[in-house]
RNA sequence: GGUGAACGCUGGCGGCGUGGCUAAGGCAUGCAAGUCGAACGCCUUUCAUUAGCAAUAGUGAAAGGAGUGGCAAACGGGUGCGUAACACAUUGGUAAUCUACCUCUAACUCGUGAAUAAGCCUUUGAAAAAGGGUCUAAUACACGAUGGUCUGUACUGGCGCAAGCUUUGUACAGUAAAGUUCCGGCGGUUAGAGAGGAGCCUAUGGCCCAUCAGCUAGUUGGCAGGGUAAAAGCCUACCAAGGCAACGACGGGUAGCGGGUGUGAGAGCACGACCCGCCUCACUGGGACUGAGACACUGCCCAGACUCCUACGGGAGGCUGCAGUCGCGAAUAUUCCUCAAUGCACGAAAGUGUGAAGGAGCGACGCCGUGUGAUUGAAGAAGCCCUUCGGGGUGUAAAAAUCUUUUAUUUGGGACGAACUAAUGACGGUACCAAAUGAAUAAGGGGCUGCUAACCUCGUGCCAGCAGCAGCGGUAAUACGAGGGCCCCAAGCGUUACCCGGAUUUAUUGGGCGUAAAGCGUGUGUAGGUGGUUUUUUAAGUCAGCGGUUAAAUCCCUCGGCUCAACUGAGGACCAGCCGCUGAUACUGUGAAACUUGAGUCUGGAAGAGGCAAGCGGAAUUGCCGGUGUAGGGGUCAAAUCCGUUAAUAUCGGCAGGAACACCAAAUGCGAAGGCAGCUUGCUAGGACAGUACUGACACUCAAACACGAAAGCGUGGGGAGCGAAGCGGAUUAGAUACCCGCGUAGUCCACGCCCUAAACUUUGGAUACUAGACAUUGGGAGUAUCGACCCUCUCAGUGUCGUUCAAAAAAGCUAACGCGUUAAGUAUCCCGCCUGGGGAGUACGGCCGCAAGGCUAAAACUCAAAGGAAUUGACGGGGACUCGCACAAGCGGUGGAGCACGUGGUUUAAUUCGAUAGUAACCGGGGAACCUCACCAGGGUUUGAAAUCUAGCUGCAAGCCUCUAGAAAUAGGGGCCUCCUUCGAGGGUGCUAGACAGGUGCUGCAUGGUUGUCGUCAGCUCGUGCCGUGAGGUGUACGGUUAAGUCCGAUAACGAGCGCAACCCUCAUCCUGAUUUAUACUUUAUCAGGAAACUGCCUCGGAUAACGAGGAGGAAGGUGGGGAUGACGUCAAAUCAGCAUGGCUCUUACAUCCUGGGCAACACACAUGCUACAAUGGCCGGUACAAAGGGUCGCCAAGCCGUAAGGCGGAGCUAAUCCUUAAAACCGGUCUCAGUUCAGAUUGAGGUCUGCAACUCGACCUCAUGAAGCUGGAAUCGCUAGUAACCGUGAAUCAGAACGUCACGGUGAAUACGUUCUCGAGUCUUGUACACACCGCCCGUCAAGUCAAGAAAGUCGGUAAUACCCGAAUAGCGUUGUAGGACUCUAGAAGGUAGGAUCGAUGAUAGGGGC
Repeated sequence: GGUGAACGCUGGCGGCGUGGCUAAGGCAUGCAAGUCGAACGCCUUUCAUUAGCAAUAGUGAAAGGAGUGGCAAACGGGUGCGUAACACAUUGGUAAUCUACCUCUAACUCGUGAAUAAGCCUUUGAAAAAGGGUCUAAUACACGAUGGUCUGUACUGGCGCAAGCUUUGUACAGUAAAGUUCCGGCGGUUAGAGAGGAGCCUAUGGCCCAUCAGCUAGUUGGCAGGGUAAAAGCCUACCAAGGCAACGACGGGUAGCGGGUGUGAGAGCACGACCCGCCUCACUGGGACUGAGACACUGCCCAGACUCCUACGGGAGGCUGCAGUCGCGAAUAUUCCUCAAUGCACGAAAGUGUGAAGGAGCGACGCCGUGUGAUUGAAGAAGCCCUUCGGGGUGUAAAAAUCUUUUAUUUGGGACGAACUAAUGACGGUACCAAAUGAAUAAGGGGCUGCUAACCUCGUGCCAGCAGCAGCGGUAAUACGAGGGCCCCAAGCGUUACCCGGAUUUAUUGGGCGUAAAGCGUGUGUAGGUGGUUUUUUAAGUCAGCGGUUAAAUCCCUCGGCUCAACUGAGGACCAGCCGCUGAUACUGUGAAACUUGAGUCUGGAAGAGGCAAGCGGAAUUGCCGGUGUAGGGGUCAAAUCCGUUAAUAUCGGCAGGAACACCAAAUGCGAAGGCAGCUUGCUAGGACAGUACUGACACUCAAACACGAAAGCGUGGGGAGCGAAGCGGAUUAGAUACCCGCGUAGUCCACGCCCUAAACUUUGGAUACUAGACAUUGGGAGUAUCGACCCUCUCAGUGUCGUUCAAAAAAGCUAACGCGUUAAGUAUCCCGCCUGGGGAGUACGGCCGCAAGGCUAAAACUCAAAGGAAUUGACGGGGACUCGCACAAGCGGUGGAGCACGUGGUUUAAUUCGAUAGUAACCGGGGAACCUCACCAGGGUUUGAAAUCUAGCUGCAAGCCUCUAGAAAUAGGGGCCUCCUUCGAGGGUGCUAGACAGGUGCUGCAUGGUUGUCGUCAGCUCGUGCCGUGAGGUGUACGGUUAAGUCCGAUAACGAGCGCAACCCUCAUCCUGAUUUAUACUUUAUCAGGAAACUGCCUCGGAUAACGAGGAGGAAGGUGGGGAUGACGUCAAAUCAGCAUGGCUCUUACAUCCUGGGCAACACACAUGCUACAAUGGCCGGUACAAAGGGUCGCCAAGCCGUAAGGCGGAGCUAAUCCUUAAAACCGGUCUCAGUUCAGAUUGAGGUCUGCAACUCGACCUCAUGAAGCUGGAAUCGCUAGUAACCGUGAAUCAGAACGUCACGGUGAAUACGUUCUCGAGUCUUGUACACACCGCCCGUCAAGUCAAGAAAGUCGGUAAUACCCGAAUAGCGUUGUAGGACUCUAGAAGGUAGGAUCGAUGAUAGGGGC
């Protein structure tokens, strides 16, 4: 884009078309083929007339009826069952034919006869119908006559190769007719011609399956006969054995064919409704009759199925005609009008008949036309929607005003179609015209994430749902549902189904096969396809011109008719096919002749693991025999099984047997491939080179076919040393049906026969030609040279490489890239094979092969939206290289065991508020929970609120202070004191009421800001321009050195730059200068400010002379001097909504707020971090020394006195170098003497001190008493490299009080580092990858559950087409018989029956596999 459509929602009108695609299923009812009196006789009725009184009879006319006869009924209308066929289409033929009616030509139309229907009489039957008797007519029937250009036979002429043909002529024989009339005609017979119609034959064309490969006995042909309108095996008898088939016979499936229709740029692909042509069928099957024509849709006979009537004896029927009905189905109309027109039948005609046809009705089923109003109308009403709350959108849209009347309704007029001068219109009072009324009667459907035009809000919360594909939905959904807005189309719009296109995705136009699907394992070779050079012939292909045909309609163009269009009329063009004639001859083909370059043959000397057979050889393994010899051997990471005192292993000698052939040996060679390796001989095949002698295109490729074909395997018979599936044993392991070890059977070997597959790979079919090379190597030849050879140069054929040293993997070209690149995957030609998404599946079924195993050929259902290739960046690896880090190692001290402290989990509880959870939570938020904090719980209160802003109304009026009562308090009620400022406006302020609002430590850290942790103070992360690549991307940033460092140097298609590193900053260590007071006391210290000093600067050595490294000097300090601050791009949806801020959601007499009390402090238990210890390097007692850094006025607090002490009294000093603040380990002396202790201090009792409104839950400290566990800690694990670890004490923040924590300070003061194999982490380069949520990845198979489709299956049930036999209707035929009607026999013959097979399908317990 399309449709004979259907379904959903919706629906104003008209025109033109179109409408059972399914059940060729069954049909009630009506109609669809009759007509003619000018062929014929008769009957009925009426009228006229004649005769008659009348009945009645005769004649004539009109109307009606059946019958005889003629013509029509073979057309018109319907259907698509069957049919793969001369059925159809195109082209020819018919010298092998027929033809009623019609037209034309010629001739004729004479005579005679016997019947019969109707009618009348009668019989049978329910009916349908049938029988008998009797009468009669014809254009019915029969006989005779005549006759030709008719027919037959014979002769003859002409044509033809012949079969044969012929209007040459002659002779003989045979065959015709119908009348009627209105007098005009209409008919009849014979012969010929025409037109139209029909039959038959040929060539060509158009579906699928080869898992259909062989088919055929009337089959193919001939002779004879029969038969037909006509050729013919069309039929019969006989004879011959043919005929068809890979160019697809036969079989199966499907199907009416064509003109045309849809689509497409075309080539094509799909279809065959309506209209036209042809064919076919008419309930199913068979058959003939009549006729010009039928084997006959509304004729006949027979059989069958079905339906109906019946008096049960018998009968009737055929809508796939028009309507209609049931059924089926997603689905398809009125039991309408008329013969007015067009046509058909009959008729002389008038006319009759006509469900053909013309019309109307129903259906948006399609196409076309038209309307549902037009103009004006706000910086823009209301409603609705959105909002950043300002506004925006719907939107000139509406309202309103003015106008119009297509359509609708009403009224009036009113056709063409009628030809044929009259009459005649179903449609139809229709189309059309005019007038009137009044915007009046008339809009929906789908969509809005991308493809794809069109976006917001709310609801929902992986639910409900959407979806063509990708996909959307898990609390901020432009994707679901709704609203608003918008987009597209519009009386329609969507959906579904189907066809074409896009799809170059079957590729003729116009594809591919190294790795994506795809080269047969290899060769020989038939058919086929293709084919070298020259001349000539022919004209088949090819090209050109002319003629015929290719129906009409359709398509296209032009011009017309309906108001336009759809629709339709006319003309033109087109259709390129077939046939015929004439011509051209380049190319292809055909015939003839020639050529040598393709191909082959011959000669020559060389090369080779080419093949087959026979013989021979040595080394080694093993076994056996003998000697020597003694306790082990063997095996492994380590072992064990195993062998060995019956003498192994080892060693020496001998013997036996089987298998394989070290070195040579490779970039080697040979072969078609598989493959081939000791030596010799025999037989045999192929290739290369050289010579040019011979043949003369003999060639290339190759369906089918045939042959070969590793290993394993199979059969028969041998052989069997080593090795060694299976098997056994030992180990390993969670297990170990494995890897390792010890044994070991088939097999491996030989002969013969099978099998026929491999990653049979160069994943690259064969042949020919062309397109720079270099190097190596194998074989042959030539040249120069030589005595001859080697060497060297050139050349032919093969095999390889083009990496490193190097001249360069390279040029062009091709390729998606990788790569290929004279051995092509380049440029071309020819031939063969193969591919067409993944899985199912190289499977099932069938066939062929095989002894089997199995092989070859080879699907479908179903299922997925991917599967796959090449390359890129990362990440990862029980891959590689290099490097670093308290990472390991070397050391020191801990943790893990005990008690206690503290945090967490868990449990408990009214509540034990919340967060943090590997590293990167767990003395973390919290740097300090008795109340407060506070978020939790119980109870009691308040509701514009404890605090904020505003509005309105009311208000005696400041606020505030003291006090009483109730209460746990909050709070409630009362009394007293005080009684406001002012610009005088009830202005400010206060209180009350109402309303906006407040408030929330309520939720979401996965909506966020900010801040933080971690990798990691690791050395990385990027950019601009250029260059490379189709691109992702790369380069820069790789490499050689070097560094702590992407630090620096060198080199380099890169050159530069940025964030990081380093430096700049602070501090400590040395010195100098200056200043200062509060230190000290004779010299300085301290503090502050400024400055110097360190830079590989100097020397030596190494190194590319560089960067840099090693050592040294000087120096307080040496190679970054120590420490700190400083944290790149990013990762972990890491942490925090409870520090703060904040979107959204949520609560609003409560999730807000106030108060009292409780809780965060619980305790079987588990984990993290610490403190104190377990003691003698110690405890206790006494004495004596030495710091640093801080803090202090609501504060630090001296002396002195009291108290055992905590502390109290006290009050000096200090806003601080001034006052306050014992340093402790250490050292000296004493004591204890290895023990649960003079260790350790938990726990508990009693008494106190301090802070604070208040120490019960729940503070710290002191004294006395008590004196638990614990004697150095399992697996495992942490910190630390120097003023460090370890040990020792001091201070500060928080803070009323409350550190074993944290932060800071000094004192004493070590040990060790060979080194980078391993563990962990990190960096750079490289490699593999099926990973990308990135190895905590991905992913395979069984099993379990569910489900789906297919195959197998003992069987069972159907369909189809044949075969054989039985029976045998109608009909046809032969024969016999009869005067005839006829009778009898036989043959063929539909349906039916019997039988065994074939084939297709359905179903089937069960078992197996497959998909999801």